A computed fold for a 148-nucleotide RNA from Roseobacter ponti, annotated as FMN riboswitch aptamer (RFN element).
RNAcentral holds the sequence, with entries from Rfam.
NCBI's taxonomy places the organism under Bacteria, Pseudomonadati, Rhodobacterales, Roseobacteraceae, Roseobacter.
It matches the Rfam family "FMN riboswitch aptamer (RFN element)". Rfam links the family to the GO term FMN binding. Rfam describes the family as follows. The RFN element is a highly conserved domain that is found frequently in the 5'-untranslated regions of prokaryotic mRNAs that encode for flavin mononucleotide (FMN) biosynthesis and transport proteins. This element is a metabolite-dependent riboswitch that directly binds FMN in the absence of proteins. In Bacillus subtilis, the riboswitch most likely controls gene expression by causing premature transcription termination within the 5' untranslated region of the ribDEAHT operon and precluding access to the ribosome-binding site of ypaA mRNA.The FMN riboswitch structure, reported in present an FMN-bound six-stem junction, adopts a butterfly-like scaffold, stapled together by opposingly directed but nearly identically folded peripheral domains.
Model confidence (mean pLDDT): 79 of 100.
């Protein structure tokens, strides 16, 4: 400094106000929120003083990944169905971005205007309330121990 094994420790935000109503943090108007890894024309430190080198930060809607539901297998049940275990190369739920400026080049800056949010529950339809979940987990930090 890379590999690799164990083990620890971390690892999600957000409903304020107003309307309508018997009832809505669910609708309706106005608002608030944005997980991990990668890109990088932005922003910072440091070297070098030309070009560059190196580090830190930087994208919900650019590529990817996570939980959840589904769906297959297996087991068990009060057996159209419910429970629970295990599968991520199992399709799917499954997302969402465009205009304009700059530039060689923008999907990432500037600026302007949309857009998207897992399952169950609820006096009424929920990204934001409650519940699974004191779980799980992309990943990220550390200790150790073995070998390049």
């Nucleotide at each position: 400094g890379g590999g690799c094994a164990u083990u620890c420790u971390c690892a999600g935000g957000g409903c304020g106000g107003g309307g309508c109503g018997g009832a809505a943090u669910u609708c309706c108007c106005c608002a608030c929120c944005g997980g991990c890894g990668g890109u990088a024309u932005g922003g910072g430190a440091g070297c070098a003083g030309u070009a560059g080198c190196c580090c830190c930060c930087g994208a919900g809607c650019c590529c990817g990944c996570g939980a959840g539901c589904g769906c297959a297998a297996c087991a068990g049940g009060u057996c159209u169905c419910c429970u629970g275990u295990u599968g991520g190369u199992c399709a799917g739920c499954a997302g969402a971005u465009c205009c304009g400026g700059u530039g060689c080049a923008a999907g990432g800056c500037c600026g302007g205007a949309g857009c998207c949010g897992a399952c169950g529950g609820u006096u009424a339809a929920a990204g934001u309330c409650c519940g699974g979940a004191u779980g799980g987990a992309a990943g990220a930090g550390a200790a150790u121990g073995c070998g390049c």